[in-house]
């Protein structure tokens, strides 16, 4: 220099052909249980869907751009 993939909750990840309330597990907080802790049971909190812009009646989903991470190829004067 060329190309590809990924980006959604604190963490790991779903999210179908663009549509009707953005989810799961873990974590965290409260309560129960116990002599106590763990485990277990009940309840609860948590999101500008990486940035900016565009298309559309409607965008997590489509398009462009920038950024971060990972990988492949080339180069190494």
């Nucleotide at each position: 220099g060329g190309g590809a993939a990924u980006u959604u909750a604190g963490c790991u990840c779903a999210g179908u052909u663009g549509g009707u309330u953005a989810g799961a597990g873990c974590u965290c907080c409260c309560c129960g249980c116990u002599c106590a802790u763990a485990a277990c049971g009940g309840g609860g909190u948590g999101g500008u869907c990486g940035u900016u812009g565009g298309u559309u009646c409607g965008a997590g989903u489509c398009c462009a751009u920038c950024a971060a991470u990972u990988c492949c190829c080339a180069c190494c004067a």